[in-house]
This is a predicted structure of a 98-nucleotide RNA (SAM riboswitch aptamer (S box leader)) from uncultured Aquiflexum sp. Its Rfam family is "SAM riboswitch aptamer (S box leader)". About the family: The SAM riboswitch is found upstream of a number of genes which code for proteins involved in methionine or cysteine biosynthesis in Gram-positive bacteria. Its mean pLDDT, the model's own confidence on a scale to 100, is 77. NCBI's taxonomy places the organism under Bacteria, Cytophagia, Cytophagales, Cyclobacteriaceae, Aquiflexum.
RNA sequence: CUUAUCGAGAAAGACCGAGGGAAGGGCCCUGCGACGUCUUAGCAACCUGAAUAAAUAAGGUGCUAAAUCCCAUUCUGCAAAUGGCAGAAGAAGAUGAG
Numbered sequence: 001c002u003u004a005u006c007g008a009g010a011a012a013g014a015c016c017g018a019g020g021g022a023a024g025g026g027c028c029c030u031g032c033g034a035c036g037u038c039u040u041a042g043c044a045a046c047c048u049g050a051a052u053a054a055a056u057a058a059g060g061u062g063c064u065a066a067a068u069c070c071c072a073u074u075c076u077g078c079a080a081a082u083g084g085c086a087g088a089a090g091a092a093g094a095u096g097a098g
Base pairs, nucleotide, nucleotide: 001098002097003096004095005094006093011040012039013038014037015036019029020028021027024071025070026069041064042063043062045061046060047059068092073089074088075087076086077085078084
């Protein structure tokens, strides 16, 4: 860079010590220790996949707060006072594969 998926699912212990949830605005988590690292366990998205075939085991990466936490950009419908609700698309992000 290209491509697929992203409303489900899934913990504990130790260490560290103040911020973190990508970015803007919110709203949340957090000294009852967040975030991060390690170990074990679990979940199952992608790749791979033996024994005869498929499926699967094992394996590689990943993940284990909140819909990608929500919204913002565009379009359509409802409403018609701004707001608001629903669906789709785009942009950006995360993960896998090439």